Molecule: transfer RNA
Organism: Patescibacteria group bacterium
RNA sequence: CGGGGUGUAGCGCAGCCUGGCAGCGCGGUCCGCUUGGUACGGACAGGUCGUAGGUUCAAAUCCUACCGCCCCGA
Numbered sequence: 001c002g003g004g005g006u007g008u009a010g011c012g013c014a015g016c017c018u019g020g021c022a023g024c025g026c027g028g029u030c031c032g033c034u035u036g037g038u039a040c041g042g043a044c045a046g047g048u049c050g051u052a053g054g055u056u057c058a059a060a061u062c063c064u065a066c067c068g069c070c071c072c073g074a
Base pairs, nucleotide, nucleotide: 001073002072003071004070005069006068007067010026011025012024013023020057028044029043030042031041032040050066051065052064053063054062
């Protein structure tokens, strides 16, 4: 320098192809249960969907550029 993959909650990931309420598990907080703890049950909080721009009534999703990480080639 070129090509490919990947980036979504504290952690691990789905959703993207085929645009229409941002989700799952673990974790966190509170409550119940218990003498207490674990476990279990219930509720809640937590997100500029890597960044910027474009298309669209509407973008995590489509398009462009850039950035981080991983792999391959030179």